Small-subunit ribosomal RNA from a soil metagenome, 1586 nucleotides, folded computationally. Rfam family: Bacterial small subunit ribosomal RNA. RNAcentral holds the sequence, with entries from SILVA. Its mean pLDDT, the model's own confidence on a scale to 100, is 81.

RNA sequence: AGAGUUUGAUCCUGGCUCAGAACGAACGCUGGCGGCGUGCCUAACACAUGCAAGUCGAACGAGAAAGGGACUUCGGUCCUGAGUAAAGUGGCGCACGGGUGAGUAACACGUGGGUAACCUGCCUCUAAGACUGGGAUAACCCGUCGAAAGAUGGACUAAUACCGGAUAAGACCACAGUUCCUGCGGGAAUCGAGGUCAAAGGUAGCCUCUGCAUGCAAGCUAUCACUUAGAGAUGGGCCUGCGCACCAUUAGCUAGUUGGUAGGGUAACGGCCUACCAAGGCAAAGAUGGUUACCAUUAGCUAGUUGGUAGGGUAACGGCCUACCAAGGCAAAGAUGGUUAGCUGGUCUGAGAGGAUGAUCAGCCACACUGGAACUGAGACACGGUCCAGACUCCUACGGGAGGCAGCAGUGGGGAAUAUUGCGCAAUGGGCGAAAGCCUGACGCAGCAACGCCGCGUGAGUGAUGAAGGCCUUCGGGUCGUAAAGCUCUGUCGGAGGGAACGAAUGCUCCUGAGGUUAACAGCCUCGGGAAGUGACGGUACCCUCAAAGGAAGCACCGGCUAACUCUGUGCCAGCAGCCGCGGUAAUACAGAGGGUGCAAGCGUUGUUCGGAAUCAUUGGGCGUAAAGGGCGUGUAGGCGGUUUGUUAAGUCAUGUGUGAAAUCCCUCGGCUCAACCGGGGAACGACGCAUGAAACUGGCAAGCUAGAGUACCAAAGAGGGGGGUGGAAUUCCCGGUGUAGCGGUGAAAUGCGUAGAUAUCGGGAGGAACACCUGUGGCGAAGGCGGCCCCCUGGUCGGAUACUGACGCUGAUACGCGAAAGCGUGGGGAGCAAACAGGAUUAGAUACCCUGGUAGUCCACGCUGUAAACGAUGGGCACUAGGUGUCCGGGGUAUUGACCCCCUGGGUGCCGCAGCUAACGCAUUAAGUGCCCCGCCUGGGGAGUACGGUCGCAAGAUUAAAACUCAAAGGAAUUGACGGGGGCCCGCACAAGCGGUGGAGCAUGUGGUUCAAUUCGACGCAACGCGAAGAACCUUACCUGGGCUAGACAACGGUAGACAGUCCUAGAAAUAGGAUUUUCCCUUCGGGGACCGCCGGUUCAGGUGCUGCAUGGCUGUCGUCAGCUCGUGCCGUGAGGUGUUGGGUUAAGUCCCGCAACGAGCGCAACCCUUGCCCUUAGUUGCCACCAUUAAGUUGGGCACUCUAGAGGGACUGCCGGCGUUAAGCCGGAGGAAGGUGGGGACGACGUCAAGUCAUCAUGGCCCUUAUGUCCAGGGCUACACACGUGCUACAAUGGGCGGUACAAAGGGUCGCAAACCCGCGAGGGGGAGCCAAUCCCAAAAAGCCGCUCUCAGUUCGGAUUGGAGUCUGCAACUCGACUCCAUGAAGUUGGAAUCGCUAGUAAUCGCGGAUCAGAACGCCGCGGUGAAUACGUUCCCGGGCCUUGUACACACCGCCCGUCACACCAUGGAAGCUAGCUGUACCGGAAGUCGGUGCACCAACCCGCAAGGGAGGUAGCCGCCUAUGGUAUGACUGGUGACUGGGGUGAAGUCGUAACAAGGUAGCCGUAGGGGAACCUGCGGCUG
Repeated sequence: AGAGUUUGAUCCUGGCUCAGAACGAACGCUGGCGGCGUGCCUAACACAUGCAAGUCGAACGAGAAAGGGACUUCGGUCCUGAGUAAAGUGGCGCACGGGUGAGUAACACGUGGGUAACCUGCCUCUAAGACUGGGAUAACCCGUCGAAAGAUGGACUAAUACCGGAUAAGACCACAGUUCCUGCGGGAAUCGAGGUCAAAGGUAGCCUCUGCAUGCAAGCUAUCACUUAGAGAUGGGCCUGCGCACCAUUAGCUAGUUGGUAGGGUAACGGCCUACCAAGGCAAAGAUGGUUACCAUUAGCUAGUUGGUAGGGUAACGGCCUACCAAGGCAAAGAUGGUUAGCUGGUCUGAGAGGAUGAUCAGCCACACUGGAACUGAGACACGGUCCAGACUCCUACGGGAGGCAGCAGUGGGGAAUAUUGCGCAAUGGGCGAAAGCCUGACGCAGCAACGCCGCGUGAGUGAUGAAGGCCUUCGGGUCGUAAAGCUCUGUCGGAGGGAACGAAUGCUCCUGAGGUUAACAGCCUCGGGAAGUGACGGUACCCUCAAAGGAAGCACCGGCUAACUCUGUGCCAGCAGCCGCGGUAAUACAGAGGGUGCAAGCGUUGUUCGGAAUCAUUGGGCGUAAAGGGCGUGUAGGCGGUUUGUUAAGUCAUGUGUGAAAUCCCUCGGCUCAACCGGGGAACGACGCAUGAAACUGGCAAGCUAGAGUACCAAAGAGGGGGGUGGAAUUCCCGGUGUAGCGGUGAAAUGCGUAGAUAUCGGGAGGAACACCUGUGGCGAAGGCGGCCCCCUGGUCGGAUACUGACGCUGAUACGCGAAAGCGUGGGGAGCAAACAGGAUUAGAUACCCUGGUAGUCCACGCUGUAAACGAUGGGCACUAGGUGUCCGGGGUAUUGACCCCCUGGGUGCCGCAGCUAACGCAUUAAGUGCCCCGCCUGGGGAGUACGGUCGCAAGAUUAAAACUCAAAGGAAUUGACGGGGGCCCGCACAAGCGGUGGAGCAUGUGGUUCAAUUCGACGCAACGCGAAGAACCUUACCUGGGCUAGACAACGGUAGACAGUCCUAGAAAUAGGAUUUUCCCUUCGGGGACCGCCGGUUCAGGUGCUGCAUGGCUGUCGUCAGCUCGUGCCGUGAGGUGUUGGGUUAAGUCCCGCAACGAGCGCAACCCUUGCCCUUAGUUGCCACCAUUAAGUUGGGCACUCUAGAGGGACUGCCGGCGUUAAGCCGGAGGAAGGUGGGGACGACGUCAAGUCAUCAUGGCCCUUAUGUCCAGGGCUACACACGUGCUACAAUGGGCGGUACAAAGGGUCGCAAACCCGCGAGGGGGAGCCAAUCCCAAAAAGCCGCUCUCAGUUCGGAUUGGAGUCUGCAACUCGACUCCAUGAAGUUGGAAUCGCUAGUAAUCGCGGAUCAGAACGCCGCGGUGAAUACGUUCCCGGGCCUUGUACACACCGCCCGUCACACCAUGGAAGCUAGCUGUACCGGAAGUCGGUGCACCAACCCGCAAGGGAGGUAGCCGCCUAUGGUAUGACUGGUGACUGGGGUGAAGUCGUAACAAGGUAGCCGUAGGGGAACCUGCGGCUG
């Protein structure tokens, strides 16, 4: 620090996901040791049991028992235990320590202040005191009640308990004076006189003074207590600023107001009131807001509420409370309400800013079963106190009682989940005590848990036959792997044995030194030294010794991200998955294994937080098209603001200072062997207060300025707005005239109108709406929008030149106004147009497009609605930053008589373009550039601009505006293709023009289907179907039935025998089996070797036309013989990519030329090759014959001129001429030439496409079979037959059939062969065998043609199917199942529907000939020649193709994509009669305990009066009242759950209906609105171009 994921690829936007760190964690697998930490996050749920707060006899009275001892009359008594235990009075403590986080959004917390508005027990210091009296009461004793808890009566007694009096420095209270301070309210000090207010003793010691006279008491001393006052310390209460560093705002208020004079009034002063006069007074040294969560779908809240006066209350200020008076107070800078939450130091993360969090430790707060209340006290409204109410649990004799673990352990419960009913007060700390000491679940330790962090170990060295074994393998080997074994060592941890701590020093006791007190060398106190003694942990840490490699490694992952790869199994199954995605027979992605990678006593998973995420952007984002500019303006609050001077010092800055607890983090040093951990010191804690200073900037104030802004003046343009009037053209209607049969409408029609007179035409009239031409990327307006002409009223803009004001400015939340069309209300109006509706068409349908009609509406007035693609998809303002060129409205200059032209300048409105910006497209002085200010808005797609709630509206609806759930994308721009019922150019037997066919018939052949035991298999649009098959009777043959074989029909190896083999016999369908007989290979160094064949053997094997052509090679088809497909370098672009290859011409051609940021090159095209057409030359046998002979015959001699044959050459290149063309390429015409523009034909097939075809030609991976899916044999089948299709043959006849005669080819084949002559047969053929290994012989007759004769339009003398009979040939064999011949038979068929095929010249058509395969078996296939046409205007259309361009939502590429209803399943959600729960408001009822107030006739020791009785003072119970918890009644608000039914939404497999959108998507689409319709949608009106 980034990475994966949208696409065919690219750039961008944007979400999702991952890698990191952390945790009080949990779960899975695994687990050796130690140290240090941590451990109910859930039910503030309920709790059994034990413990967690007592202590003091040196405050007080009283005071056992057991046990022991002695005595005993055996009943007991005494001593001790013991002034002990237990209890009581009293004091102090119990408000600390410990727990929890329910509540709390608050002065609760943090931080800084204030308290002149306060308190503070114990502690410290200072000063003073502590005198004198009194009456009670618990305990104890005796009763009573009660089950108990407990209550109650009588009698006795003490105190450091309680009370009276004295004293009063001092304190307090009120009053008077003085001084000082002050925030002007007051406060402090001092002084005077008055009033009120204290106390308690205990212990120890001593005898100087007094008393009794030992010694003790008083007394004294010491000490601990006590009282008053002051000071301090500590702790608290209350108030308050701020809680981002900070940001910021504010200029007015006051009319009895301020003052003066006079008067009135008052107890008195005074604006207290009145009159007059003056215009003062207050205010920047003031006041205020914003803190720490969320929700504005919570906008208004508040009656003790805000303030004042008086009183009460408190330690204290205060509406804290009460009475009265006033009517205030808070709030958009968020009051009130709702939801959530203890706050902080800190912790985690992050580069930081931030974000999240608030366990352990520390500070504060709150709470203690729930709610309320007070008491005591220095302190509480009190966790282990009290009272009341409630719920729950327990006891009960049913009357009544008891309880509160959110203390430590522990239990149940909840939960994914969190420990021992341990030891000890040895240490630290706390309470009490004079002290010893007691208490202390605080605390110190131990136990449990890998929960976390840290450390250590599970061995080290050596060791290659690279062991065995596993796995893989190309079978060679590789790997686990120096790993193991083996050898040599070591001893951490663990085990055994032994030693053994630090933490401990106080206190106490003893010894001792010094000091103080005192009459005192007692004593006591203080300080110091020494001694003895004290350990839960624990016989633990640590140390030593012994034995022993012995007891100690797992977990996750290995497709990419992301380090790590193979085999096997599985076969869209089982499964995996964080995202992308794997799995449908070769899975590095599932499962197992081997190997590897990463971490390691842990490793993974899950959850949560931060990070990455610049994905809420202060640092640090955006808004033309990706999400995002408000429809437009006016303007309030607010934010921002020109220039100069002075002043101020709020902001700002500087210095100093106080605070910012400790711990934590950081640095450094140190202690545990290291580390974790712990300790010392430092730094830091971005903050706040105070003091002093600076004055640039911001702010405030004052005074100016004129450049911003505005006003006045002159002039200008304009569909700017409102109102009134007026004009002509056109449509329609009405009336009249002329006139007659149609009009109208469409792609074509029809509905419709018209003989009752339409349309057309002329004249007249009515009415409404809109204003042609001018009209223009012209004008005006803020936007919506505005268009005949005239008048009235009115807004804004611009130019010019001066004067004036003097920052008056910009923006603008809320608010207010305007706001197309549609729509709504009321009333008019209604010509045309026209949703709805009706009819006619179209169509599969047509709720549409088209047509004929037609109502709302469109128009006017008034009111409402408030939305649009309200768009420049671009908020407003200011400033700056190259230009060029139009246009509109102004001004000026030169020149001119003037105008035009020309130049300069201001304001608008367009186009092009530089820099710059942008993802690109593009924008570019009219910015989307560069800056500043203000406002609005965005944060993945869908759900959804929807639901609910609120506001507005008559309604339609508008506005504000979520969530659950779901997906991994959705999107922008550009690129390359492909496609388009887009465009342009061009080509092709593509159409057209022609000729002949197919489709109808019969037959042949192939296919489908059907059948069958089998009808073997493959090929399926073109590009399967006379195709593989250039030839199925057996064989072939792969199929079926049956019979056999199992190392096999075939290959390799070993052994053995033999040549091989042939002939015959038997069984059998044959394979096969048995037997007989004949024969004895080649080489040799004679050992043997080799070939062939038979038998035997065994396992490495053979064999398979079994599967997969979607695992493959090779070969082939096809687009297509179409003209294309690419590369190198350069250039352009962020990039995909482009350029080149596009453009202008031209060509059959990316053929060539020209131009050009391209220049070259490759594969294709063409040419080179073969053949054919002309000539020359060479050579003449088997070929030829002009000349000379000869023959029946080139038969023979002769010849090689010609033909021909087959070798080598020539020839054609737009070369020549003319025209056209760009001087080109080339085209057109001509000449010459056998041939002319590629002469004809062939071979030759670019990059690639179709997972095209073939595993059955062959080869081959994998899988499968192995007495069978192999192999041998016989027979059958591939030849079936209601049917359908393809390809052909023959025909339907006279351009013909039949018969007779007669002529002319080419190219081939032939020894397993072709076969002549001759003979036989009607014929197929048979006999025969000359000749020929072929330019020699044979097949071999060419046929159409030509010449004659006949038939005469008919199912025929056409046609030949079918069938009967007889034969021929081949072959082992023609039954299934051959071909041919002859005789007889003589079917369909009379030119073929829709549709469709071939062909452009030696072509089509027609005629025959040959060949391959082959024993035989072509109408097929491959070749050959003979005869030999017609037509092409042309490129509109169909099909296919090429190039350029355009649109695209397609890229599996239009056979694409995709929308909505309906049906089914599932999921979440809205509404809903209701039902239900929670929380809360208001009103009322009722009212416990308790404080307070009142009363107090009952009761009461202390004080007073009194001899007493009694009375008084004071108090208590009781009663009454106010307040008030739980509770009750009624009625609301809010939130949640549930709910028959219902609404839409989402997701699902290949469901149904259509085809809306994407191309001109076949009616351009979309937006708003209204109506309609199964549905997508359609139509009207206005708008937009996306």